[in-house]
Molecule: Bacterial RNase P class A
Organism: uncultured Leptolinea sp.
RNA sequence: CAGGCUGGCCGGAUGAGCGCGGCCCCCUAGCGGGGUCGAGGAAAGUCCGCACUCCACAGGGCAGGAUGCCGGAUAACAUCCGGAGCCGCGAGUUUUAAGACGAAGCGGCUGGAUAGGGCCACAGAAACAAACUUCCCGGACGAUCCGCGAGGAUUGGCCGGGUAAAGGUGAAAAGGUGGUGUAAGAGACCACCGGCGCGGGCAGCAAUGUUCACGGCCAGGUAACCCCCAUCCGGAGUAAGGUCAAGCAGGGACGAGAAACUGCCCGUUUCAUUGAGUCCCGGGUAGACUGCAAGAUCGUCACAGCAAUGUGCCGGCUAGAGAGAUGCUCAUCCAGGAAGGCGUCGUCCCACGGGAUACCCGUUUUCCGGACAGAACGCGGCUUACAGGCUGGCCUGAUAU
Numbered sequence: 001c002a003g004g005c006u007g008g009c010c011g012g013a014u015g016a017g018c019g020c021g022g023c024c025c026c027c028u029a030g031c032g033g034g035g036u037c038g039a040g041g042a043a044a045g046u047c048c049g050c051a052c053u054c055c056a057c058a059g060g061g062c063a064g065g066a067u068g069c070c071g072g073a074u075a076a077c078a079u080c081c082g083g084a085g086c087c088g089c090g091a092g093u094u095u096u097a098a099g100a101c102g103a104a105g106c107g108g109c110u111g112g113a114u115a116g117g118g119c120c121a122c123a124g125a126a127a128c129a130a131a132c133u134u135c136c137c138g139g140a141c142g143a144u145c146c147g148c149g150a151g152g153a154u155u156g157g158c159c160g161g162g163u164a165a166a167g168g169u170g171a172a173a174a175g176g177u178g179g180u181g182u183a184a185g186a187g188a189c190c191a192c193c194g195g196c197g198c199g200g201g202c203a204g205c206a207a208u209g210u211u212c213a214c215g216g217c218c219a220g221g222u223a224a225c226c227c228c229c230a231u232c233c234g235g236a237g238u239a240a241g242g243u244c245a246a247g248c249a250g251g252g253a254c255g256a257g258a259a260a261c262u263g264c265c266c267g268u269u270u271c272a273u274u275g276a277g278u279c280c281c282g283g284g285u286a287g288a289c290u291g292c293a294a295g296a297u298c299g300u301c302a303c304a305g306c307a308a309u310g311u312g313c314c315g316g317c318u319a320g321a322g323a324g325a326u327g328c329u330c331a332u333c334c335a336g337g338a339a340g341g342c343g344u345c346g347u348c349c350c351a352c353g354g355g356a357u358a359c360c361c362g363u364u365u366u367c368c369g370g371a372c373a374g375a376a377c378g379c380g381g382c383u384u385a386c387a388g389g390c391u392g393g394c395c396u397g398a399u400a401u
Base pairs, nucleotide, nucleotide: 001397002396003395004394005393006392007391008390009389010388012333013332014331015330016329017328018327020038021037022036023035024034025033026032040372044383045382047381048380049379050378052237053236054235055234064233065232066231067230068229069083070082071081072080073079084110085109086108087107088106089105092101093100094099111228112227116226117225118222119221120220132167133166135162136161137160138159139158141156142155143154144153145152146151175193176192177191178190179189180188194218195217196215197214199212200211201210202209203208241290242289243288244287250281251280252279253278254277257271258270259269260268261267297316298315299314301312302311303310304309334370336368337367338366339365340364341363342362343361346357347356348355349354
């Protein structure tokens, strides 16, 4: 310099004007004035896990659900970090080509198929101990040839067996190559290679890797089919729940008067022993307060750790709700985009005076121009949406030093 990957962060700025919500203050007390604070990285989907609250619950079991390589982190998780094995992709390298190799990195899968059951489209004889065409043996029969004859040889279909080497089907067909062996064959046996199991050594906390020895053990796939094994799991959600508490109704005590005209006396009317009126009590509706914003909190730094994360010091307080405020306009800038002018370099033409012109770069003018989105009990994740920009790291190739 070219190419391929990957992590983190930001998500316009300032000012003016008009508005909105919470809290505080002031006064001349009103639809007043002032101050201060006021969305996100996803506030979203509500998919997973929790805190908290109420209800249920002795213990155990059944049913049901979730998770599933190993280690770690965490309050917990289907999350995160680190690692293991296998498969695929991958810039590129190499080769005439097919192909082979393949960095950083990305994606997928990973308890059990030797507990048992089920299923495996089409094709195929057969989808797990199968036999269609072959191959081989035997039998009776036919044909041809040889033979004087008994008979022999070749061959055809049929019947009874053997076998799975060859062909064919399929995504998948019973380890591979070579040999021994056999009527023909076959791990039937042998050598090597591959896989599996079991035992040991070494490395690792482990998954696992590696190595040695043994066993012919070599009978597929599917568990996102049932199932088996291990671990975990009660339900409903802040409109959960808690506190205070008008009115109406209820209960208890006292109780013969009470209310209006009417401030007092008299009087009148109405209500009242089928209990007016006064006082008290519990539950509790409307309503108010709380839950509800100081927390698994945020930021800098240090330490431990590969990391996720943890610990410590210092500093900060940062929306709150009630059917729901957080917005709009203008100006000047900042990224960014498009078009044009000028300049430089390079290239081309030329009558050497000059002319034409692509990308990049510099400068300048005009226009456009900031996405996705909107808290309502809170927290940790996941997933999805997102214009544009900043920045860290890794790998490969080439050139130069």